Context: one part of a larger RNA
RNA sequence: UGACGGGGGCCCGCACAAGCGGUGGAGCAUGUGGUUCAAUUCGACGAUACGCGAAAAACCUUACCUGGGUUUGACAUGGAAGGGAAGAUUUCCAGAGAUGGGGAUUGUCUCGCAAGAGACCCUUCACACAGGUGCUGCAUGGCUGUCGUCAGCUCGUGUCGUGAGAUGUUGGGUUAAGUCCCGCAACGAGCGCAACCCUUGUUUGUAGUUGCCAACAGUUCGGCUGGGCACUCUACGAAGACUGCCCCGUAUAACGGGGAGGAAGGUGGGGAUGACGUCAAGUCCUCAUGGCCCUUACAUCCAGGGCAACACACGUUCUACAAUGGGCUGUACAAAGAGUCGCAAAACCGCGAGGUGGAGCUAAUCUCAAAAAGCAGCCCUCAGUUCGGAUUGGAGUCUGCAACUCGACUCCAUGAAGCUGGAAUCGCUAGUAAUCGCGGAUCAGCAGGCCGCGGUGAAUACGUUAUCGGGCCUUGUACA
Numbered sequence: 001u002g003a004c005g006g007g008g009g010c011c012c013g014c015a016c017a018a019g020c021g022g023u024g025g026a027g028c029a030u031g032u033g034g035u036u037c038a039a040u041u042c043g044a045c046g047a048u049a050c051g052c053g054a055a056a057a058a059c060c061u062u063a064c065c066u067g068g069g070u071u072u073g074a075c076a077u078g079g080a081a082g083g084g085a086a087g088a089u090u091u092c093c094a095g096a097g098a099u100g101g102g103g104a105u106u107g108u109c110u111c112g113c114a115a116g117a118g119a120c121c122c123u124u125c126a127c128a129c130a131g132g133u134g135c136u137g138c139a140u141g142g143c144u145g146u147c148g149u150c151a152g153c154u155c156g157u158g159u160c161g162u163g164a165g166a167u168g169u170u171g172g173g174u175u176a177a178g179u180c181c182c183g184c185a186a187c188g189a190g191c192g193c194a195a196c197c198c199u200u201g202u203u204u205g206u207a208g209u210u211g212c213c214a215a216c217a218g219u220u221c222g223g224c225u226g227g228g229c230a231c232u233c234u235a236c237g238a239a240g241a242c243u244g245c246c247c248c249g250u251a252u253a254a255c256g257g258g259g260a261g262g263a264a265g266g267u268g269g270g271g272a273u274g275a276c277g278u279c280a281a282g283u284c285c286u287c288a289u290g291g292c293c294c295u296u297a298c299a300u301c302c303a304g305g306g307c308a309a310c311a312c313a314c315g316u317u318c319u320a321c322a323a324u325g326g327g328c329u330g331u332a333c334a335a336a337g338a339g340u341c342g343c344a345a346a347a348c349c350g351c352g353a354g355g356u357g358g359a360g361c362u363a364a365u366c367u368c369a370a371a372a373a374g375c376a377g378c379c380c381u382c383a384g385u386u387c388g389g390a391u392u393g394g395a396g397u398c399u400g401c402a403a404c405u406c407g408a409c410u411c412c413a414u415g416a417a418g419c420u421g422g423a424a425u426c427g428c429u430a431g432u433a434a435u436c437g438c439g440g441a442u443c444a445g446c447a448g449g450c451c452g453c454g455g456u457g458a459a460u461a462c463g464u465u466a467u468c469g470g471g472c473c474u475u476g477u478a479c480a
Stems, first nucleotide, its partner, number of pairs: 001480002003477003007474007015464002019428005026319002029316005034310002042053002064305007073129001077128002079125003084121001087106008109118003131294002134292003140288002142283003145279001147277001152191006158167003171182003197271004202239007211229001216226003242265001245259005321421001325380007337368003342361002347356003387418001392413007434456007
């Protein structure tokens, strides 16, 4: 000087407390461990691994296994020789295919009258080399997690100290903040904080192929038509909030408490933004890269299988156990997105998944699209039930060469466990929790995951003694 203390003081955080809803019990989904297997590819392991890499494992992906092939190679550059433009379409035989052997049609570039030459590509040969998701993340770059959006981390000069170092950065107040004020052997400065950025909340200018009967007319009652940009909205600009004003407190400071006005009040709400560093944290399976290793194989092509196994254990979700509910009928109100290899309306067929159909739309114009919880009416009357939907049988739909291993969905039948979950443990302070649906990425198909969007919409916070994590000062130390 740090680190540590079941030392002290001050302070903060859904840290506890006060509340609300979960997990832990059930079934299923998914990830992991274990076990099994020819293979169940690999990585990630307290917080900071475990719906994680994977924003899609039937083939492909795919890295794994079995079997069948190739060896200058699936891919790049270079040489020689021979041949043909390259290539495209189609077909026959062998084969699981890769591949091997044929046939037909077509194509035939540039220069040149032509002969021929050239470019490009293919084949053959030989060699340099290619190739490696092989190893090392403890050789690395880059990127990322975490402490932590915590308020800290440092420097120059000066001063003090023999020196390591100290001071500044401590102290008194204050703040979300090393934020600001005052004081002070310090005076300044940098990276962080804050602000500048995006979005949302109010008003306004400009602009109307969306919106409006607001005012007029027509109307098949649909902004449908004429007509009009007033309103809503859209998107470009502007204004607005700064403790600016008033009162009180305080050291007349910083600031705090209350009030006015205001759409909004004291960082208005949300996001982006992550200091010096820590964990030899994670990643050589994104990529890049040193070293090592393989080179008829640890490379590469193909078929099939596997990544999906199943006594079990754990994590994270979903659905429930019901009456604040279940079923049936009717009826209302979103936002944000996506769409031409696409979204697909009306109409018709089917109980349905879906099929036929093809209007319109490169989209404020058309479509996906039905929002659901809600509201109104009727049935059920506390039961393993009209709760719950697993499992299984049968019949189908769609995607796709192909749904056996191993897809999603529909209909009929079946109707399991489950009656609120031990010890323990998690999230959340407001348009939040809880609850309800909608969309998107990936994607041929497949979403209970992820990322977004809106609808309905609470309870509670006395407080900081103690638990967990963190910040500052101080004290002890046989630790570094």

The part of an RNA shown here (small-subunit ribosomal RNA, 3' major domain) has 480 nucleotides and comes from a metagenome. Its mean pLDDT, the model's own confidence on a scale to 100, is 85.